[in-house]
A computed fold for a 74-nucleotide RNA from Desulfobulbus rhabdoformis, annotated as transfer RNA. Model confidence (mean pLDDT): 81 of 100. It matches the Rfam family "tRNA". It is annotated as a transfer RNA. Rfam links the family to the GO term triplet codon-amino acid adaptor activity.
């Protein structure tokens, strides 16, 4: 330099044949239980879906570009 893959909550990921409120588990916080914890149960909060632009009635999803990481080729 070229090609491919990945980027979604604090962490690990799902959702990617465009469809309307963006989810799960773990974790944090609050509560129940307990003498106190752990475990268990209930509940709350937390996201500009890596940045920008475009297409569309509608974009996490499609297109372009940039950024970061990984793999391969030279």
């Nucleotide at each position: 330099g070229c090609g491919c893959c990945u980027g979604u909550a604090g962490c690990u990921c799902a959702g990617c044949u465009g469809g309307a409120u963006a989810g799960a588990g773990c974790g944090c916080c609050g509560g129940a239980c307990u003498a106190c914890g752990a475990a268990u149960c209930c509940g709350u909060a937390g996201g500009u879906c890596g940045g920008g632009a475009g297409u569309u009635c509608g974009a996490a999803u499609c297109u372009c570009u940039c950024c970061a990481g990984g793999c391969g080729c030279g």